RNAcentral holds the sequence, with entries from ENA. The RNA shown here (small-subunit ribosomal RNA) has 1446 nucleotides and comes from an uncultured prokaryote. Its Rfam family is "Bacterial small subunit ribosomal RNA". Model confidence (mean pLDDT): 82 of 100.

[in-house]
RNA sequence: GAUGAACGCUAGCGGCAGGCUUAACACAUGCAAGUAGAACGGUAACAGAGGGAGCUUGCUCCUUGCUGACGAGUUGCGAACGGGUGCGUAACGCGUAUGCAACCUACCCAUAACAGAGGGAUAGCCCAUAGAAAUGUGGAUUAAUACCUCAUAAUAUCAUUGAUUGGCAUCAUGAAAUGAUUAAAACUCAGGUGGUUAAGGAUGGGCAUGCGUGUCAUUAGUUAGUUGGUGAGGUAACGGCUCACCAAGACUACGAUGACUAGGGGUUCUGAGAGGAUUAUCCCCCACACUGGUACUGAGACACGGACCAGACUCCUACGGGAGGCAGCAGUGAGGAAUAUUGGGCAAUGGAGGCAACUCUGACCCAGCCAUGCCGCGUGCAGGAAGACUGCCCUAUGGGUUGUAAACUGCUUUUAUAUGGGAAGAAAUGUUUCUACGUGUAGAGAUUUGACGGUACCAUACGAAUAAGGAUCGGCUAACUCCGUGCCAGCAGCCGCGGUAAUACGGAGGAUCCAAGCGUUAUCCGGAUUUAUUGGGUUUAAAGGGUCCGUAGGCGGGAGAAUAAGUCAGUGGUGAAAUCCUAUAGCUCAACUAUAGCACUGCCAUUGAUACUGUUUUUCUUGAAUUAAGUUGAAGUGGGCGGAAUGUGUCAUGUAGCGGUGAAAUGCAUAGAUAUGACACAGAACACCGAUUGCGAAGGCAGCUCACUAACGUAGUAUUGACGCUGAGGCACGAAAGCGUGGGGAGCGAACAGGAUUAGAUACCCUGGUAGUCCACGCCGUAAACGAUGAUCACUCGACAUUGGCAAUACACCGUCAGUGUCCUAGCGAAAGUGUUAAGUGAUCCACCUGGGGAGUACGAUCGCAAGAUUGAAACUCAAAGGAAUUGACGGGGGCCCGCACAAGCGGUGGAGCAUGUGGUUUAAUUCGAUGAUACGCGAGGAACCUUACCAGGGCUUAAAUGCAGGACGACCGCUCCGGAAACGGAGCUUUCUUCGGACGGCUUGCAAGGUGCUGCAUGGUUGUCGUCAGCUCGUGCCGUGAGGUGUUGGGUUAAGUCCCGUAACGAGCGCAACCCCUAUCCUUAGUUGCCAGCGAGUAAUGUCGGGGACUCUAAGGAAACUGCCCGUGUAAACGGUGAGGAAGGUGGGGAUGACGUCAAAUCAUCACGGCCCUUACGUCCUGGGCUACACACGUGCUACAAUGGAGAGUACAGAGGGCAGCUAUCUGGUGACAGAAUGCAAAUCUCUAAAGCUUUCCUAAGUUCGGAUUGAAGUCUGCAACUCGACUUCAUGAAGCUGGAAUCGCUAGUAAUCGCGCAUCAGCCAUGGCGCGGUGAAUACGUUCCCGGGCCUUGUACACACCGCCCGUCAAGCCAUGGAAGCCGGGGGUGCCUGAAGUCGGUAACCGUAAGGAGCCGCCUAAGGUAAAACUGGUAACUAGGGCU
Repeated sequence: GAUGAACGCUAGCGGCAGGCUUAACACAUGCAAGUAGAACGGUAACAGAGGGAGCUUGCUCCUUGCUGACGAGUUGCGAACGGGUGCGUAACGCGUAUGCAACCUACCCAUAACAGAGGGAUAGCCCAUAGAAAUGUGGAUUAAUACCUCAUAAUAUCAUUGAUUGGCAUCAUGAAAUGAUUAAAACUCAGGUGGUUAAGGAUGGGCAUGCGUGUCAUUAGUUAGUUGGUGAGGUAACGGCUCACCAAGACUACGAUGACUAGGGGUUCUGAGAGGAUUAUCCCCCACACUGGUACUGAGACACGGACCAGACUCCUACGGGAGGCAGCAGUGAGGAAUAUUGGGCAAUGGAGGCAACUCUGACCCAGCCAUGCCGCGUGCAGGAAGACUGCCCUAUGGGUUGUAAACUGCUUUUAUAUGGGAAGAAAUGUUUCUACGUGUAGAGAUUUGACGGUACCAUACGAAUAAGGAUCGGCUAACUCCGUGCCAGCAGCCGCGGUAAUACGGAGGAUCCAAGCGUUAUCCGGAUUUAUUGGGUUUAAAGGGUCCGUAGGCGGGAGAAUAAGUCAGUGGUGAAAUCCUAUAGCUCAACUAUAGCACUGCCAUUGAUACUGUUUUUCUUGAAUUAAGUUGAAGUGGGCGGAAUGUGUCAUGUAGCGGUGAAAUGCAUAGAUAUGACACAGAACACCGAUUGCGAAGGCAGCUCACUAACGUAGUAUUGACGCUGAGGCACGAAAGCGUGGGGAGCGAACAGGAUUAGAUACCCUGGUAGUCCACGCCGUAAACGAUGAUCACUCGACAUUGGCAAUACACCGUCAGUGUCCUAGCGAAAGUGUUAAGUGAUCCACCUGGGGAGUACGAUCGCAAGAUUGAAACUCAAAGGAAUUGACGGGGGCCCGCACAAGCGGUGGAGCAUGUGGUUUAAUUCGAUGAUACGCGAGGAACCUUACCAGGGCUUAAAUGCAGGACGACCGCUCCGGAAACGGAGCUUUCUUCGGACGGCUUGCAAGGUGCUGCAUGGUUGUCGUCAGCUCGUGCCGUGAGGUGUUGGGUUAAGUCCCGUAACGAGCGCAACCCCUAUCCUUAGUUGCCAGCGAGUAAUGUCGGGGACUCUAAGGAAACUGCCCGUGUAAACGGUGAGGAAGGUGGGGAUGACGUCAAAUCAUCACGGCCCUUACGUCCUGGGCUACACACGUGCUACAAUGGAGAGUACAGAGGGCAGCUAUCUGGUGACAGAAUGCAAAUCUCUAAAGCUUUCCUAAGUUCGGAUUGAAGUCUGCAACUCGACUUCAUGAAGCUGGAAUCGCUAGUAAUCGCGCAUCAGCCAUGGCGCGGUGAAUACGUUCCCGGGCCUUGUACACACCGCCCGUCAAGCCAUGGAAGCCGGGGGUGCCUGAAGUCGGUAACCGUAAGGAGCCGCCUAAGGUAAAACUGGUAACUAGGGCU
């Protein structure tokens, strides 16, 4: 885009068309083929007329075929047309083009001739009779254009003779002559009509032929009247059409036969076309008429509304018998998703009959039903902004949209409604008048005839009045928001959407597209170059046969000639009409219709052309081949020979192991192995040469040599003269394994055995070992049989290497032919790549491919001894499978490098007790979060109340706070008392200022609340980690179809993408480094609260005082370090040096500083915030409890286990911080925590303020003078309050623990270890935590193999959620389709035998008939039926097999 459509929603009108696609299923009822009285006998009904009878005198009855007419009947013509359907048919059925010298044709046209005489019946009618009916039977009588006989007769037919002419083989034509046979019908208005014969025409048919016209080869052979001949029969006619005889043919790979499917064509749809699909309506042809068979009649039938027979079915019946055939028009039932009225009319067109009038006509013309389709019209038009209200949305004081839409104003009236008018289609015929030539014919005028239909159309009135829906809105694809829902409900053509912010579901608003329709479904074509003729491919995506030879076939070198088959051109015929196209015309337009033209790309015939192809012929040598020559090679086949190795045997030497492995064991060995030596035997394979080599068609081929066989290549002579290329089927060869028979068997070695390994180990490893491997003969016929690249020919840049020839030579160099390789240009290619050995450019032939799986499976067939091979599907299922390349990630891949990563060391953890956090459990609650590294002394830098978010109970509801506005009040606050656990409630007391405006205070009202409720997977901000790792990117350029690459890789170097060199890259950015802070040295400046050398004063003593700035120090500014210098290495960057100098040397040591990003990492409970949720509660206040529970498990710590120690006494030295609700000197009391006095200090001034260390004494190896848990008692302090649940002190008590399994952590120098001090939070403190400070102060690093993490390069990848990936098979379960299968049930076709209706044909003495003939009987053939054995095909099935999906 289309449709004979159907379904869903919707629906105003008209025109034109269309309407059982399914059950060729069954049919009630009505109609669809009759007509002619001008063929006939006649008269049942009707009318008229005549006659008669009766009487109610205008009616009834009877009668006469007399007239108009006419039932039934005889006869003629028609019924073979028209109408329906598509069962069958793969066929001369259809289409197209021819032929008939092999034929027929009623009615019609034109022509010629003719029509004489006679006869016997019969239907009807009448009578009788059988039967339920259908239907008959008998008798008498009668007519014809019915039937019969005779006559006449040729341009008829047959037979004989046969001049002439023609052709197409048989032949045709046929003048003329002779013989034989065969015709007729009447009616009449007297004009004619009709009849017979003959030969023509026209029309319609019959037959034959060329070409074209489905699928399957998993259908390869078929055929006995089969193929042909002779003769006969038969037919309208040819013919095996039929029969007798003879011959053995005929068809087939260019697809016979068989199976399945199917009416064919014009056309129709689609498509640029070529094609593909289609055959409804209309037209042509065919076939059929309940199923099968058969003939009759006839011009024509083997006959839709005829006959006979058989069968199935239905109906009637009196049970004896009968009737029927809608695939005609309506209609009914059934089937189905689905398809109409039991209508009107012969007015028109057409048909049958008739002289005609006319009759008949479900053909036809009309109407009805149906949006089934196509076309047309309408549902209004113009103005109208306060851009109204509602609705919907938003960034919400306000905008947007619906939307000029509405309201409102003006206009119009198609359509609808009402009223009125009103066609064309009608021409003929008939009747009548007239005209032309005498009746008749022709013409003119008048008149008659309309189903549709009072329809189309026209006019008037009326009033916007009567008239809009459907689908869609994620992309493809035009059109977007809100709400609801929450992987539910649902959507979906493909991709896909939906798991709490859905433009995808459902609703709404809005929009888009069509519009009386719109969508969905089904089917066809297109897009699809996705079967490729036009117009595809085959290295790796599907696809080159394993290889050669070769049949058919296809294709084929140069020149000449002939021919004209292909080819080209002209002409003629045909290509029905309709359709398509163009033009014009008719319906108001259009659809539709008409007229004309073009076209119908085809077929046939004919005339010409001759370049190319073909055919025939002549010729040529370059393709191909042969021949003489010398080479070459792991080419093949069969012999012979050889050495090394291995094994075995014998002998000898010799002694305890050998062998094997990652390590072992099995095994062998004191009966003497292994090892060594000698000899002998056996089988198999041939080191070095050896290669990027060579040969062969491929498989393949390797010691040496002989024989035989074959071959490529080279250079040249001669010969043949296209002999060529390819090659479906076919034949041959064809690795390994395997099979058969017979040998052989050293080594190796499936199976098997044992030993190991392992969770297991039917494996990898080891020890053995059978088939096999070897030979001969015969099978098999497959491989990643690979260059994953078919064969042949021609052409197309180069470079290098190499093999075999030839030429020329000089040992360079180089030419040429044929091979073998590598690199590369153009080109090609999706790219990888290929590139004269093409995957380039062309030619010829063959083979093969058409999404993945199912499946190289099943079935069938062929081959095979078997294994199996070859050929080779479908159902079903998926939306992918696949190729090449890219970036990452990963690897028990590789290379380089780094890190307390390992190693080397020191100290810990894991064992004990306690502290603390977590899990778990418990609980009314044990609030919440953090969970590998990157949670667990984490949020928390301080849970007794508070905190507090949790639980129980008791209260409040604009609320605990704040602001604004309004109102009333003068209080509020406070105090006292009562209830209460408190909050709170109640009672009482007390109670303002003012400049009069108000201020203030609570109360009340309104507006704004509140939430540690949910979502960290909606977010901001902040943070952890990789990682202080060296990376991450950009611009421009270049390369690539592209993703991307390059830069950033490479060579060095560095802590570093740090720097240098190279370089299709050149630059740049974020990171690194540096800049910042502390610290180490010095200088300058300044000296108070710090310092005190020198000077002075003073003290028991002290910078205490005067003074001083020297020093320390303080705190501001500077200097200093840069591989700067030297030596060496290096191109450089840089590196090395016990170098110099320097306080410091190669980043001096620390800190701050964290690239692009990753982990949907953490946090909605710091804070902020979207959405959702609660609102007398999930808000808020209070009391008490809980967060502190305790069988247990884990993390992080503290204290220890002791003598490098513990205890006592004495004694020395910091830094950094803090301090007024504070730190506190000093004094007093207390054993002590602390208390009481008292002073200094808001601080370089006062104060908190050291320990390890050092000196000395005791302890002496023990559960202790170690260790301090636990418990008891008594206290101190803080605080409203230490019960749950604080810290500290004293006395007493004195647990576990004697250095810690597997495993694991930290640390590289002022570090580890060890020692104490301070601070934050804080009333106090569960702090052994955290953050800082100083004191003392080590050991070790060979090195980068390994573990972990990381960086760069490279490689493989089927991974990309990225190896915690992906993914294979069994098993279990469900569903689906399929294969096999004992059997069971069908179907169509063929064959044999039996029986055999009707009927044609043939035969025939008895009966009938004068005869012609008939009846009867017999025979042949056949439909249907029966029976038998096979084949084919389908369904089903216990059981069973594999496959697919989940």